[in-house]
Molecule: transfer RNA
Organism: Candidatus Dojkabacteria bacterium
RNA sequence: CGCGGGGUAGAGCAGUGGCAGCUCGACAGGCUCAUAACCUGUAGGUCGUUGGUUCGAAUCCAACCCCCGCAA
Repeated sequence: CGCGGGGUAGAGCAGUGGCAGCUCGACAGGCUCAUAACCUGUAGGUCGUUGGUUCGAAUCCAACCCCCGCAA
């Protein structure tokens, strides 16, 4: 240099063009003598970066950055 997979909330992951979600975690409240468990709620995201296509992009296209693997 070549090929493939991946990058989405603190962690692990969904989301194949039309409101960005799930589980765990964090925080607050409820329950309890208290803690855990359980119940309810809240916060937390420039969807790796920059452009392009489109009325509309996490999603399609191009380049680049990072991680993993294959080949050499």